[in-house]
RNA sequence: CACUUAUCACGAAAGGUGGAGGGAUUAGGCCCUGAGAAACCUUGGCAACCGAUUCUGGCAACAGAAAGACGGUGCCAAUUCCUACCUCAGUAGAGGAAAGAUAAGCG
Numbered sequence: 001c002a003c004u005u006a007u008c009a010c011g012a013a014a015g016g017u018g019g020a021g022g023g024a025u026u027a028g029g030c031c032c033u034g035a036g037a038a039a040c041c042u043u044g045g046c047a048a049c050c051g052a053u054u055c056u057g058g059c060a061a062c063a064g065a066a067a068g069a070c071g072g073u074g075c076c077a078a079u080u081c082c083u084a085c086c087u088c089a090g091u092a093g094a095g096g097a098a099a100g101a102u103a104a105g106c107g
Stems, first nucleotide, its partner, number of pairs: 001107001003105006013043005021032003026084004044076003049072003053066005080099001085096004
């Protein structure tokens, strides 16, 4: 980097450095931000994808469930901030797709 599968509801911030942007990309909208953006560091937390753990079933492979004291990631404004494409609908709105993100697997 490509592919496959699953999820994208909920949840969770303080300090230091820094010094003007940020919310993936394009456009529009709407927001956050000198009462300090991005980025980096420290500490803390959330969650439960994977491992480990516990329980149940099973000869076993394995499957299901639980918990969050451990490990690998991830995440900690707003639904993935909203819309864009398709379907239903007079509108409001609803559903789906695409794209993206994360995890596990695989090449």
SAM riboswitch aptamer (S box leader) from a Flavobacteriales bacterium, 107 nucleotides, folded computationally. The organism belongs to Flavobacteriales, within Bacteria. Its mean pLDDT, the model's own confidence on a scale to 100, is 84. The model forms 97% of the base pairs in the Rfam consensus. It was read from a public genome assembly, where an Rfam model found it.